A computed fold for a 111-nucleotide RNA, annotated as TPP riboswitch aptamer (THI element). It was read from a public genome assembly, where an Rfam model found it.

[in-house]
RNA sequence: CUGCCAUCCCCGGGGGACCGCUGGCGCAGCGGUUGAGAGGAGGGCCGCAGCCCUCGACCCGCUGAACCUGAUCCGGCUGACACCGGCGUAGGGAGGGAGCGGCUUCCGCCC
Numbered sequence: 001c002u003g004c005c006a007u008c009c010c011c012g013g014g015g016g017a018c019c020g021c022u023g024g025c026g027c028a029g030c031g032g033u034u035g036a037g038a039g040g041a042g043g044g045c046c047g048c049a050g051c052c053c054u055c056g057a058c059c060c061g062c063u064g065a066a067c068c069u070g071a072u073c074c075g076g077c078u079g080a081c082a083c084c085g086g087c088g089u090a091g092g093g094a095g096g097g098a099g100c101g102g103c104u105u106c107c108g109c110c111c
Stems, first nucleotide, its partner, number of pairs: 003103003007098004011061004017033006025047002040055006067092003073086004
């Protein structure tokens, strides 16, 4: 001096399913399944159908299958979701900085 790794700081992206019973409510109540997480706390809009905001937990940020689209997809499996395989070398998808440390490249010097 180069690159990488870990670390730290700041910032950003994302999902919340399935089954049973009950119920003037929704992301309600109780129980069960899978999962890292299964709408935990608060608030708003809307009107019977849902959606949004803030915070928290969890996962993920280009070496990006976190997550979205195709997809109310196809095959297997399951009570169902989940899961496995395909689709899939598909199309999208959220990153900047810092000095210490470790390793490393090049150059110089010494033995």